[in-house]
About this RNA: Predicted 3D model of a 71-nucleotide RNA (transfer RNA) from a Minisyncoccota bacterium. It matches the Rfam family "tRNA". The coordinates come from a structure-prediction model, not an experiment, and the mean pLDDT is 82.
């Protein structure tokens, strides 16, 4: 240079056109004489621009980063 696979909360991480699951973490509340647990809220406009579409995490182009395979 050219192909690929990923980039989703502080971390893992599902989800493949119709309002974004779940665990670890934290943070507030309930409960307790005070704490542990446990239970309830509550922490993501989805890497970043345009495009298609009533509609985009989801498709498309280019762009960034990581990793990989060819030269």
């Nucleotide at each position: 240079g050219g192909c690929g696979u990923g980039g989703u909360a502080g971390c893992c991480a599902a989800g493949c056109g119709g309002u974004a699951a779940g665990g670890c973490g934290g943070a507030a509340g309930u409960c307790u004489g005070c704490a542990a647990a446990a239970c309830u809220u509550c922490u993501a406009u989805c890497a970043g621009c345009a495009g298609u579409u009533c509609g985009a995490c989801u498709c498309u182009g280019c762009u960034c980063c990581a990793c990989g395979c060819c030269u």